[in-house]
Context: one part of a larger RNA
RNA sequence: AACGAACGCUGGCGGCAUGCUUAACACAUGCAAGUCGAACGUGAUCCGGGGCUUCGGCUCCGGUGAAAGUGGCGCACGGGUGAGUAACGCGUGGGAACCUGCCUAAAGGUAAGGAAUAACCGCGGGAAACUGCGGCUAAUACCUUAUGCUCCCUCCGGGGGAAAGAUUUAUCGCCUUUAGAUGGGCCCGCGUCGGAUUAGCUAGUUGGUGAGGUAACGGCUCACCAAGGCGACGAUCCGUAGCUGGUCUGAGAGGAUGAUCAGCCACACUGGGACUGAGACACGGCCCAGACUCCUACGGGAGGCAGCAGUGGGGAAUAUUGGACAAUGGGCGAAAGCCUGAUCCAGCAAUGCCGCGUGAGUGAUGAAGGCCUUAGGGUUGUAAAGCUCUUUCGGCGGGGAAGAUGAUGACGGUACCCGCAGAAGAAGCCCCGGCUAACUUCGUGCCAGCAGCCGCGGUAAUACGAAGGGGGCUAGCGUUGUUC
Numbered sequence: 001a002a003c004g005a006a007c008g009c010u011g012g013c014g015g016c017a018u019g020c021u022u023a024a025c026a027c028a029u030g031c032a033a034g035u036c037g038a039a040c041g042u043g044a045u046c047c048g049g050g051g052c053u054u055c056g057g058c059u060c061c062g063g064u065g066a067a068a069g070u071g072g073c074g075c076a077c078g079g080g081u082g083a084g085u086a087a088c089g090c091g092u093g094g095g096a097a098c099c100u101g102c103c104u105a106a107a108g109g110u111a112a113g114g115a116a117u118a119a120c121c122g123c124g125g126g127a128a129a130c131u132g133c134g135g136c137u138a139a140u141a142c143c144u145u146a147u148g149c150u151c152c153c154u155c156c157g158g159g160g161g162a163a164a165g166a167u168u169u170a171u172c173g174c175c176u177u178u179a180g181a182u183g184g185g186c187c188c189g190c191g192u193c194g195g196a197u198u199a200g201c202u203a204g205u206u207g208g209u210g211a212g213g214u215a216a217c218g219g220c221u222c223a224c225c226a227a228g229g230c231g232a233c234g235a236u237c238c239g240u241a242g243c244u245g246g247u248c249u250g251a252g253a254g255g256a257u258g259a260u261c262a263g264c265c266a267c268a269c270u271g272g273g274a275c276u277g278a279g280a281c282a283c284g285g286c287c288c289a290g291a292c293u294c295c296u297a298c299g300g301g302a303g304g305c306a307g308c309a310g311u312g313g314g315g316a317a318u319a320u321u322g323g324a325c326a327a328u329g330g331g332c333g334a335a336a337g338c339c340u341g342a343u344c345c346a347g348c349a350a351u352g353c354c355g356c357g358u359g360a361g362u363g364a365u366g367a368a369g370g371c372c373u374u375a376g377g378g379u380u381g382u383a384a385a386g387c388u389c390u391u392u393c394g395g396c397g398g399g400g401a402a403g404a405u406g407a408u409g410a411c412g413g414u415a416c417c418c419g420c421a422g423a424a425g426a427a428g429c430c431c432c433g434g435c436u437a438a439c440u441u442c443g444u445g446c447c448a449g450c451a452g453c454c455g456c457g458g459u460a461a462u463a464c465g466a467a468g469g470g471g472g473c474u475a476g477c478g479u480u481g482u483u484c
Stems, first nucleotide, its partner, number of pairs: 001483003005480005012356006018349002020314001025312003029309003034073003039070002046063007080267003089192007098184002103180008111145004120135006151160003165172002193239003200230003205227008242264004246257004269290005292303004320346001322345003328342001329340004359389004369380004393425001395420005403411001428473005433454003439468005449456002
C1' cells in the first nucleotide's frame, strides 16, 4: 500500500460498486423454456337465433374459442459452479483432411399417388405412476413413383439421388445445388506449479500394409508384419491447481494472485451409455447401476437448487421465499403478442471507494466547574454563555422528468426544482517510554496488569488502572488474518 474480509467500540445522509472465500453438504415451497390456429384434426364453455317439451331439459344453425393432442422451431443459447484437469486444457502463432439450423446472394424445381396414427369413442388393467385391446380421422407427420443440375459414385460406357403446402391474393414457406457469413470439430511449434527422499516408463505400446469407422486426418478401432517409442533439455510416479485478459504490490525487474467484469475449458446427486438433432453424449431430456430422500393398497412408483429467492448444516463470515418485462437482449410467431429469477430495478449490509454534513461570525470580567499548583497563579479557553446570521443534509408541503421512436415507465411521485420551520435531528475511535506525533496527578506496589520489538510494574511508574491535558484519524477508528 492492498482486501469478496472478520472481530471490538461507535454510527447522520447520498452516489457508485460489491456481498457463502467454508460442506461440488442435504434440500420444504414458489418461479427460472416456451411458442406457433397463417401446418392439422377435434372442440369444452358462453352468447344469439330456430324447433320439440312431461318445463327438468333435448336438438339444429351461426359465433366465441378453454383444455388437451399430432406437427414445426426452440429447449445445445442464456444462467450456475470450479469438483475434476499439469492437459494441445489454456495463452500465443501457424496448419489441412472437415461440418455448419436460422441469415445473405445466385441457379433451378415445387409433379403423380398411397398407407397409417394420436386426439376422440368403446371395453378393460392398476392404489398410484401409468398402461392394454378394438374402432374412426387430418396434416407442412410418414411412405412410394416421376423428374433432376455446376450434386454424388464411376472401369467415363453409365449408375444414383428431392420436395409441402398455408392464407386475409400478397406473401410466407418447402426441395436440390453453389458461394458467403457466423459458429464449431481436428492437427502442430512455443509457453504454462512443486518434489529425484519418484530413474527408468511403455504391448495398441512406436511404425508400416490393408480394412472398418468418423463430418474430417489419425492406432480412432481391428487383422497381419516389423521392434520400436519416451527419458537427467527430467520420462514415469506423487502432490497441488481450472487457464487467460487482468488484479494487488513495486521506481522497475520481479513477486503474489485469478472475487466481481470479459474470453476459453470442465462439470450438473455418483459412475456408465447412447437416442434425437445442424449442433448434446444434453443442469431444469432418456436408459442402466449406485447412494440418499419421499409415496405406496407392499405388487410398484417418484426425485435431483453447482438457475433466482429461500431452509437446515458447516463457519470468524456473506443479503429478499421483492417488482417489472418499461429498456437491452433472447425463443417462438406473418403479426398482434406470449414466455424470459437473462436483464433492468427495488430491499438488506459503513463491505469498499467517492462526496457532503454535524453550523458560521462575533464574543475576556479570560465566568462557573474540572485539573495542576511553588497557593502568586496556570490550564481547559473564544471554548461556553450571550449577541448577530445561515439552512447544506435530514423533516414537512407543492410541482415533477429524461430514460420512449406514434403508443407503451417496473424504477417512481424517484432524481431534480420551488416553498416552510428551526441551530434545530447528526462524533466517535485509537494513542501519548523509545521506534512514533503527543505529560502531568492520583491509585497500585514484580500484585493487578501492559506488550509489535526493546521492555515496563518489587512505594515518588510520562510504559499498569483512572482523571485532567495533549496527539492522530474521522462516519469511522482500532485489532486480527493474508499478499507485495